[in-house]
This is a predicted structure of an 80-nucleotide RNA (SAH (S-adenosyl-L-homocysteine) riboswitch aptamer) from Simplicispira sp. 125. Of the family's consensus pairs, 100% are formed in the model. The sequence is in RNAcentral, with records from Rfam. The source organism's lineage runs through Bacteria, Betaproteobacteria, Burkholderiales, Comamonadaceae and Simplicispira.

RNA sequence: CAUUCCAAGGAGCGUUGCAGCAGUCCCGCGCGGACUGUCAGGCUUGGAAUGCCAGGCCCCCGCAACGACGCUCACCUGUU
Numbered sequence: 001c002a003u004u005c006c007a008a009g010g011a012g013c014g015u016u017g018c019a020g021c022a023g024u025c026c027c028g029c030g031c032g033g034a035c036u037g038u039c040a041g042g043c044u045u046g047g048a049a050u051g052c053c054a055g056g057c058c059c060c061c062g063c064a065a066c067g068a069c070g071c072u073c074a075c076c077u078g079u080u
Stems, first nucleotide, its partner, number of pairs: 001051009010073006018042001020038007041066001
């Protein structure tokens, strides 16, 4: 760094449908296009595993910032 899993970032309901996924079709056959369905933690942080690359004597430290739209609740603060 990449992939997978786990945990956390307060919670619920509804709406839309970009990416992804599934199906069908088209094609000049490609990381292509169209339609339908599904779809708002896909993001970040921490931990673990695997692979790759690089560094390294060891120790220490700390836990955040975000998250389409509408509604409801929770939490904190202020006012009445």